[in-house]
Molecule: transfer RNA
Organism: Thermoleophilia bacterium
């Protein structure tokens, strides 16, 4: 150089243009249980989705650019 693929809560992961800042795993905080700070259970905080743009009545989702990672290519 070029092509592939990915960037989403603290962490890993899902996620169809509209129910969506939706869902699981862990982790965090509170309650419950319990000798007990573990194991169960319930209930809650936390993500304007890499960054700017455009399409669209509506974009995490499509298109454009850049920017970071990995893999392959010269």
């Nucleotide at each position: 150089u070029g092509c592939g693929c990915g960037g989403u809560a603290g962490a890993g992961g899902a996620g169809c243009g509209g129910c969506c800042g939706u869902c699981c795993u862990c982790g965090c905080g509170a309650g419950c249980c319990u000798c007990a700070u573990g194991a169960g259970c319930u209930c809650g905080a936390g993500a304007c989705c890499g960054c700017g743009g455009g399409u669209u009545c509506g974009a995490a989702u499509c298109c454009c650019g850049c920017c970071c990672g990995c893999g392959c290519u010269u």